[in-house]
Small-subunit ribosomal RNA, central domain from a metagenome, 352 nucleotides, folded computationally. Its Rfam family is "Bacterial small subunit ribosomal RNA". Gene Ontology terms of the family: structural constituent of ribosome and ribosome. Its mean pLDDT, the model's own confidence on a scale to 100, is 88.
Context: one part of a larger RNA
RNA sequence: CUGGGCGUAAAGGGCUCGUAGGUGGUUGAGUAAGUCAGAUGUGUAAUCUCAGGGCCCAACCCUGAGCCUGCAUUUGAUACUGCUCUGACUAGAGUCCGGUAGGGGAGUGCGGAACUCCUGGUGUAGCGGUGAAAUGCGCAGAUAUCAGGAAGAACACCGACAGCGAAGGCAGCACUCUGGGCCGGUACUGACACUGAGGAGCGAAAGCAUGGGUAGCAAACAGGAUUAGAUACCCUGGUAGUCCAUGCCGUAAACGUUGGGCACUAGGUGUGGGGAGAACUCAACUCUCUCCGCGCCGUAGCUAACGCAUUAAGUGCCCCGCCUGGGGAGUACGGCCGCAAGGCUAAAACUC
Repeated sequence: CUGGGCGUAAAGGGCUCGUAGGUGGUUGAGUAAGUCAGAUGUGUAAUCUCAGGGCCCAACCCUGAGCCUGCAUUUGAUACUGCUCUGACUAGAGUCCGGUAGGGGAGUGCGGAACUCCUGGUGUAGCGGUGAAAUGCGCAGAUAUCAGGAAGAACACCGACAGCGAAGGCAGCACUCUGGGCCGGUACUGACACUGAGGAGCGAAAGCAUGGGUAGCAAACAGGAUUAGAUACCCUGGUAGUCCAUGCCGUAAACGUUGGGCACUAGGUGUGGGGAGAACUCAACUCUCUCCGCGCCGUAGCUAACGCAUUAAGUGCCCCGCCUGGGGAGUACGGCCGCAAGGCUAAAACUC
C1' cells in the first nucleotide's frame, strides 16, 4: 500500500461558520466526455499456454494458433453518470404570514437572607477549635444578644429523572437591545442542497498584562497539632487568586470517552413545547391522533463481551477527522503562534 477499524481494546477534530474539493431531488430535449459494442491499425522476437512435428524418449528444438489484459483511429448505442438548454417541476432547502416555550446572549437598575467589619446599648468570663488539644481571640470587655450603618460576593425554597444553547456553558427580580428553535398555514423562490482540506470565529478552570475592587473562601506562606519523620491529611491565621473593565492565553476526563447529513427498520411507558379531533353548552379535566425535544424499558439486528437498540453502537449512501505493538514521547529538532507560562505541528536512536 491493500485490507481492517475508531462507546469501553490504538483511533471522532472542544464547537461552529465557511473557501477549494467531493457528493447531490423529479422530469424533458440535445450532446456523446465517462460507459458499452463493432471494425481497422498497432501491441518486435523470445518466454508462456494449446495443437502438431523433429532428435530412440525426455530435456531441448521446429511449425501453427492463442496470449500480449494495452494504445490509437473510426463507425455505432444512449440505460446510467457528466456537460448544455441558466428548459420545466416541487417532495429537499429557504423565504413569508400567524402563534408559542425557554437559567440562549449583551447592558442597566433594583431586592432580601447570610457572612464579615464599624458604631452604640444590654451583659460577664470566657470564646473558639478538635479524635483529644494547642496556636488564636478576650477584663483595653470578647463570645452571646439588640439597634443602626458599611462593603463585597453569591442568589436558599421553586428545582425536576425539567428547559435553553453549536460547544464551552446558562438560574433572585424588572426593563432595554438581541440570536436561535418549535408548531400551524401553504402565499413565494425553484435544488438555491450535504459535507468541508486549508482558513476564520467562539471556547470551562487556571494563568498572564494594565487599571480598579476585595465580604467570604483560599494555592503560596506562618504558626499549632499528629507522627519515627509530616515540606501532608486536622486546627488557627493568611497573600496571590476568586469579582469588574479591557486585552491576551487556547487548553480539559472540552465525555454521550459515540463527527456531520439523509433515508429505512416492532413496540411500551413517563415527561417538556405546539397543533388537530371525540364527548361536553363552553373552559378546565379526560381520551385519541400528530409534529418537535428529553428520559427509562425492550424486539429484530449488531457487539469480544459489557451493552446499543427510531436520540442505534441496526440497515444503507455522501463528506470530513483519526488509528496501525509497549516504552522512548505528545518528547527532541525545525517551523508557526504567545508578553510569559506555554500551545500547535511532530520524529529517531535505543529498548522490551